[in-house]
RNA sequence: CUUCGCACCUUGGGGAGUCGGGAUCCGGCCGGCUGAGAAAAGGGCCCCUAAGCCCUUGACCCAUGAACCUGAUCCGGAUCAUGCCGGCGUAGGAAUGAGUGGGCCUUCUCUCC
Numbered sequence: 001c002u003u004c005g006c007a008c009c010u011u012g013g014g015g016a017g018u019c020g021g022g023a024u025c026c027g028g029c030c031g032g033c034u035g036a037g038a039a040a041a042g043g044g045c046c047c048c049u050a051a052g053c054c055c056u057u058g059a060c061c062c063a064u065g066a067a068c069c070u071g072a073u074c075c076g077g078a079u080c081a082u083g084c085c086g087g088c089g090u091a092g093g094a095a096u097g098a099g100u101g102g103g104c105c106u107u108c109u110c111u112c113c
């Protein structure tokens, strides 16, 4: 300096990394780290000893801007390691919504002192 650091609801948007160990396809998991959240449930694909992937729902976050994406296989620092922290960043993009209640501001009216 700014009338919102608010709640609910509906609708919509979004992410799920990293490290260690592990698996008789009767399997695809367990633990650590950061975080609001690192997949809770179901389904599909794939995998023959190994790396998982996708979809729907849920949880969580966000909705006019720091949710999230891009730049980025970026830069600096820390870490066993990482999108861990900081920078980049007043960057570019991003849901470009509705309703109810509350708060705040301004003005007017009434009442009381």
Stems, first nucleotide, its partner, number of pairs: 004102001006101003010097001011063004017033005027047002040057006068093003074087004
This is a predicted structure of a 113-nucleotide RNA (TPP riboswitch aptamer (THI element)) from a Spirochaetota bacterium. Its mean pLDDT, the model's own confidence on a scale to 100, is 76. It matches the Rfam family "TPP riboswitch aptamer (THI element)". From the family's description: Vitamin B(1) in its active form thiamin pyrophosphate (TPP) is an essential coenzyme that is synthesised by coupling of pyrimidine and thiazole moieties in bacteria. It was read from a public genome assembly, where an Rfam model found it.